[in-house]
Molecule: small-subunit ribosomal RNA
Organism: Steroidobacteraceae bacterium
RNA sequence: GAACUGAAGAGUUUGAUCCUGGCUCAGAUUGAACGCUGGCGGCGUGCUUAACACAUGCAAGUCGAGCGGUAACGCGGGGGCAACCCUGGCGACGAGCGGCGAACGGGUGCGUAAUACAUGGGAAUCUGCCCAGUUGUGGGGAAUAACCCGGGGAAACCCGGGCUAAUGCCGCAUACGACCUACGGGUGAAAGCGGGGGAUCUUCGGACCUCGCGCAGUUGGAUGAGCCCAUGUCGGAUUAGCUAGUUGGUAGGGUAAUGGCCUACCAAGGCGACGAUCCGUAGCUGGUCUGAGAGGACGGCCAGCCACACUGGGACUGAGACACGGCCCAGACACCUACGGGUGGCAGCAGUCGAGAAUCUUUCACAAUGGGGGAAACCCUGAUGGAGCGACGCCGCGUGGAGGAUGAAGGUCUUCGGAUUGUAAACUCCUGUCAUGAAAGAACAAGCAAUGUGGGUAAACAGCCUGCAAAGUUGAUAGUAUUUCAAGAGGAAGGGACGGCUAACUUCGUGCCAGCAGCCGCGGUAAUACGAAGGUCCCAAGCGUUGUUCGGAAUCACUGGGCGUAAAGAGUGCGUAGGCGGCGCGGAAAGUCAGAUGUGAAAUCCCGGGGCUCAACCUCGGAACGGCAUCCGAUACUCCCGCGCUAGAGGACUGGAGAGGAGUCUGGAAUUCACGGUGUAGCAGUGAAAUGCGUAGAUAUCGUGAGGAACACUAGUGGCGAAGGCGAGACUCUGGACAGUUCCUGACGCUGAGGUACGAAGGCCAGGGGAGCGAAGGGGAUUAGAUACCCCCGUAGUCCUGGCAGUAAACGGUGCUCGCUUGGUAUGCGCGGUUUCGACCCCGUGCGUGCCGGAGCUAACGCGUUAAGCGAGCCGCCUGGGAAGUACGGUCGCAAGAUUAAAACUCAAAGAAAUUGACGGGGACCCGCACAAGCGGUGGAGUAUGUGGCUUAAUUCGAUGCAACGCGAAGAACCUUACCUGGGCUUGACAUGCAUCGCUAAUCGCGUGAAAGCGCGUGAGUGGAGCAAUCCACACUUUGCACAGGUGCUGCAUGGCUGUCGUCAGCUCGUGUCGUGAGAUGUUGGGUUAAGUCCCGCAACGAGCGCAACCCCUGCAUUUAGUUGCCAGCGGAUCAUGCCGGGGACUCUAAAUGGACUGCCUAGAUCAACUAGGAGGAAGGUGGGGACGACGUCAAGUCAGUAUGGCCCUUACGCCCAGGGCUGCACACGUACUACAAUGGCCAGUACAGAGUGAACCGAUCCCGCGAGGGGGAGGAAAUCCCGAAAACUGGCCUCAAUUCGGAUUGGAGGCUGCAACUCGCCUCCAUGAAGCCGGAAUCGCUAGUAAUGGCGCAUCAGCUACGGUGCCGUGAAUACGUUCCCGGGUCUUGUACACACCGCCCGUCACAUCAUGGGAGCCGGUAGCACCCGAAGUAUCCGCGCCAACCUGGGUAACCGGGAGGCAGGGUCCUAAGGUGCAACUGGUAACUGGGAUGAAGUCGUAACAAGGUAGCCGUAGGGGAACCUGCGGCUGGAUCACCUCCUUU
Repeated sequence: GAACUGAAGAGUUUGAUCCUGGCUCAGAUUGAACGCUGGCGGCGUGCUUAACACAUGCAAGUCGAGCGGUAACGCGGGGGCAACCCUGGCGACGAGCGGCGAACGGGUGCGUAAUACAUGGGAAUCUGCCCAGUUGUGGGGAAUAACCCGGGGAAACCCGGGCUAAUGCCGCAUACGACCUACGGGUGAAAGCGGGGGAUCUUCGGACCUCGCGCAGUUGGAUGAGCCCAUGUCGGAUUAGCUAGUUGGUAGGGUAAUGGCCUACCAAGGCGACGAUCCGUAGCUGGUCUGAGAGGACGGCCAGCCACACUGGGACUGAGACACGGCCCAGACACCUACGGGUGGCAGCAGUCGAGAAUCUUUCACAAUGGGGGAAACCCUGAUGGAGCGACGCCGCGUGGAGGAUGAAGGUCUUCGGAUUGUAAACUCCUGUCAUGAAAGAACAAGCAAUGUGGGUAAACAGCCUGCAAAGUUGAUAGUAUUUCAAGAGGAAGGGACGGCUAACUUCGUGCCAGCAGCCGCGGUAAUACGAAGGUCCCAAGCGUUGUUCGGAAUCACUGGGCGUAAAGAGUGCGUAGGCGGCGCGGAAAGUCAGAUGUGAAAUCCCGGGGCUCAACCUCGGAACGGCAUCCGAUACUCCCGCGCUAGAGGACUGGAGAGGAGUCUGGAAUUCACGGUGUAGCAGUGAAAUGCGUAGAUAUCGUGAGGAACACUAGUGGCGAAGGCGAGACUCUGGACAGUUCCUGACGCUGAGGUACGAAGGCCAGGGGAGCGAAGGGGAUUAGAUACCCCCGUAGUCCUGGCAGUAAACGGUGCUCGCUUGGUAUGCGCGGUUUCGACCCCGUGCGUGCCGGAGCUAACGCGUUAAGCGAGCCGCCUGGGAAGUACGGUCGCAAGAUUAAAACUCAAAGAAAUUGACGGGGACCCGCACAAGCGGUGGAGUAUGUGGCUUAAUUCGAUGCAACGCGAAGAACCUUACCUGGGCUUGACAUGCAUCGCUAAUCGCGUGAAAGCGCGUGAGUGGAGCAAUCCACACUUUGCACAGGUGCUGCAUGGCUGUCGUCAGCUCGUGUCGUGAGAUGUUGGGUUAAGUCCCGCAACGAGCGCAACCCCUGCAUUUAGUUGCCAGCGGAUCAUGCCGGGGACUCUAAAUGGACUGCCUAGAUCAACUAGGAGGAAGGUGGGGACGACGUCAAGUCAGUAUGGCCCUUACGCCCAGGGCUGCACACGUACUACAAUGGCCAGUACAGAGUGAACCGAUCCCGCGAGGGGGAGGAAAUCCCGAAAACUGGCCUCAAUUCGGAUUGGAGGCUGCAACUCGCCUCCAUGAAGCCGGAAUCGCUAGUAAUGGCGCAUCAGCUACGGUGCCGUGAAUACGUUCCCGGGUCUUGUACACACCGCCCGUCACAUCAUGGGAGCCGGUAGCACCCGAAGUAUCCGCGCCAACCUGGGUAACCGGGAGGCAGGGUCCUAAGGUGCAACUGGUAACUGGGAUGAAGUCGUAACAAGGUAGCCGUAGGGGAACCUGCGGCUGGAUCACCUCCUUU
């Protein structure tokens, strides 16, 4: 500084993270289409598909001032009474001759990848009309349409004869120019028409003059066109070679013109990886859309160029065409036909059919602009100007404005209070855009023009041209725009969305259904995601959807990406083209830079103005058009040329190291085999076995021999090589690297597309060889199976020679080369220094091989002078996963196969690294009655009880691994009770309210009944006010309405409570620090503990919930207090007893306090925590026990304890009643009791508790009964009374027996409770006397007052199924070496493809369904090519006996005749379209059958992979197998674990 103003992201892979990477969205756009909706106007725009086929009308004519003329109309004239007839005389004019135009305008985009287009140049050209200049326009001739006559044909049309004109045709003359030339010369023109006219002439036509328009020659211009060159211009290499007129030359032909454009001859060239040829696709451009730009996509409207005109070929005419509305031929199609023959070409404007998702009126006018003809008037013009249709697009306007709260009604929601729709409406007051009606009413008009007048031309006042004036006259749009008036809010709002992205939320319905969906994803009973409604949001005459393009996408990366592990470095070298290239000087100026000039059409975009009321739109000026070309300069850099240099590179000399390569030869150990000796029963093999070998003598051992392969130790993250790879020794030949010396060359270099060579193992061919090993194969095991892993055999192969093959996890997953950038350390091979006699050590230096680390880089892991750092050069490669390294095609190979290498379809991921968990048939450490050591059980029997199952009218329901099963249930005969059957009730058994009824209710009685219920009768009120009547209230009844009620559903809607891991030691937070982040640290480590208990260390420092402690019981003591407890001492009494007086000493009771803290000692230890031992003590290292349960897990359990959302039932899923059922029994399981006996049973005797209970209760002494129990009742609301032990102990019997064990079962007789013991109670007595003799696999509890064992209480309860549960006391053990193993848990670490977390994930065959695709005997097309045949029209050429007026010539008076020149018909030849035949090629469609692939909630078989995945996995190759796969050989670590070696870090 007018013409610089601009760059956004989000969702989705995961438990979470970061990265890679795809998919998707938000924006703009459109010749659009579809859905719903639709008031007005302006400006634009409208067959993108079938260049499919077309009815009808129109789209190119005009000129009478070129001509002969007169078919029609009008006028005039003539004839006729009239109808009418005649008349080119005039206006005019059909048809015809002639001229100009028809090559423009209009349409379309088939073809075309270059004969095109764009940009910039060039020379060998033409150009009608137009402009300027110049010269001329003289004189003759012969025909022919029209017309007339005749003829053919259905028609189209044609033939013959005759007449005639011209600006038609042909000669002659002339020639300023022009053209040709052998420079002498030669050749070539023309047309007239119209207007006017004074003199002169006249055959009266005119000549002549003049003007205008024409005509001819020529010179230039302008315009237009032709040709040539350079550069640019899509995809495919799964198209690599193409080319004979091909490339060039000479000569000729041809053209307006250059040229193989064509022909003859000569030469053998030309093009191509800088992509020829071939195939596919496509009109090109200005520009349009998008984008910050660079780019990408497109080329509709408008403009420039090109191409085409039914398809193919061809020429004619012409200035111009190989011609959209011309001609000829061939073909297809359509139409007419009298069957002989003809006609046609909408990709002009309208319009039709068809195709399609889809694209308009068979309109008006030449008024304007433009075009053609004409002297002009004028005519023509589907160009054009307008109108019409379509919301197709852009722009503008409207559908009202202001006020208006009871925040109306209605709707919706609701926590029922209200909220919202909402100032929205109603209502009041206004306004009048648009539409409607009425009235007025344009611009676009310039011209044309009677007439008048000036100028020019001219002899002229004619005429013509031109200027001015001017009567008159021209409008499709259109009675439109516009203006005015009228009326009245009156006529005018929808569409989409509302889970996130993305602005906008609730209710109902539905219940993985119906449906939605752009991506993620919603829907399985509480859906903001489906459908509806209300509300809200966004746009608005539109709104959404679908499609297109760009953007976002840095997701093809020029700007601006990558390749260790995500996709991606070729297996390795050598090397061609190409790319890139050291230092100095000079030259040149291609790249580069600067200036100027030309060009870059207009439109568009941009800027500044202007015009429609604004805008869209239109318009003027400018800027820009990023480019190309030319000229003149600059010379730093690059290129080029020349001359030098030595730092790159190479050579020479000297030297040492090495499994570098090839060949020949040699060696010992071992295996196997053969022979011989010794020797005897086994050997071999495995987890265990078996197959196998062996008494025909194996294995073992000794000796001898044969043969093949491989080379122990040395041996080393040692060496060499480009890689693959190379390992006994000797010799021969040979490659490379390194060091030292500093002599030589002088940039000789780097990389390397193609190419070429090498290239493990396996494999192939041929010939050898063959000991061991060993795919395949055979056998034995294992197993559910075992085509495997293990074992015994064993063939190819492994080895050699020659050839092929060419791949590997050919890996450092890291291309080659060069330079630069802190270090440490180790090692191999050199050299130098120091030192020494010498070597080592040490120091320095060069090359190689490792490790650790700094900066830096990286998504992280990691890399880190051997880079994955910082730079440079060159090559290779990648672009979501799967399909697939597959198909097809090509190349190579004997084959196996290798190499190159897709698509359809499908998914929203696939993936890398790291994090936290979880898991592992990974590792380390630790704990627990986890194992072990013990004791006693369960599992066997009988019974009890719970559960499953079965049964049933019902066997109500719940609990289901641990953590359901003597559980809810601490009491099912009725009740309980929820279930079943039957009988009943319906405001209800129960609560509240309203209204209503009444005198009843309670009570009692009766009937019926199984009861409930129903029916009948009897039968009162209470409180208050008031004298009373009466009223009010309460209670009750009837009826009705609200409602009650539900053990109906959902524990996966919930609260609360509980179980469990687990009394396990853990779970977290704040701040700080580290990490891009998820996260880590703290909490890890070394010790220690029961403990994340404590100590030490530490980028952590602190804290919280847990642990522990505080609480309760118990163990010791003290103090206090003594009744109902106690009784030592004192006293009294008794047969006896704390019985009494008393006492507080003791026990005890119940309150307080003390006590234990590793406090003390010894030892160990870091002199820390702590551990071991000891002392004292009632108690010792949390003394014992209890209560107490972190963050969380299990959608754990419970809607049936209660509460509670939602749903469901309402004369029933509610309520009442009776009876039944929950107790049912072939079975199975759990938990218990009692036992199986002598550590016992029975009998007799006898001793000692604790903790509790007791009033509808406990109940003593006493009496009865064998007993259960009965009678009776003292005492006791309790340290007072009652209940009150057993085992043990003492003595006796039993003597190993299904018994004096065991008590089931059954019979009988009783008792108790209760309304009632039948289903279905308990107890007693008598009798009966089953199984069972210690329990298979398996499994449970317990570490001390514990187990075991013995009894006693309590809750529930009328009674009881209690052998259960829960407490109490008595008696009272054994064992623990230890942590290998089982189970559970904790911490650290490791791997992971798991995260619903191993009850995980996941592979392949088979079966079914669907989809796309490859092969396929073939079949059907299409395309271009080559060869041959045939060959229309047509140009050229040749012939031309047939035909012909002009010109020449001969004859004839003439008419005319003959010849020549020239021409025509016809014919031949070359070329050639279409057609035919053949050949191979490319490319589609289709096909029996067939191959694999993909997809699909719950199919089959196995278990391959992920953990050491249970045989580590994977790669290449080969063989085998239902399948995943298995095995052999070689390779890799992208293998866990343990050990060793080496190396490194720190001290």